[in-house]
RNA sequence: GCCUGUUUAGCUCAGUGGUAGAGCGCUAGUCUCGUAAACUAGCGGUCAUGAGUUCAAUCCUCAUAGCGGGCA
Numbered sequence: 001g002c003c004u005g006u007u008u009a010g011c012u013c014a015g016u017g018g019u020a021g022a023g024c025g026c027u028a029g030u031c032u033c034g035u036a037a038a039c040u041a042g043c044g045g046u047c048a049u050g051a052g053u054u055c056a057a058u059c060c061u062c063a064u065a066g067c068g069g070g071c072a
Stems, first nucleotide, its partner, number of pairs: 001071007010024004018055001026042005048064005
């Protein structure tokens, strides 16, 4: 340099066009003499950035950036 995969909550990941979810974590509560565990509730997202298509985009297209892989 060329090709390719990936980017969604603090972390690991779902979500293939119609109001964004799980587990872990965090906070509070219940329980306990107390802590842990367990249970209940809650908090937490510009869906990497910009543009395009569409009535409507996390999702499709293009560009850019980060990370990974292959070739030279």
Molecule: transfer RNA
Organism: Daphnia magna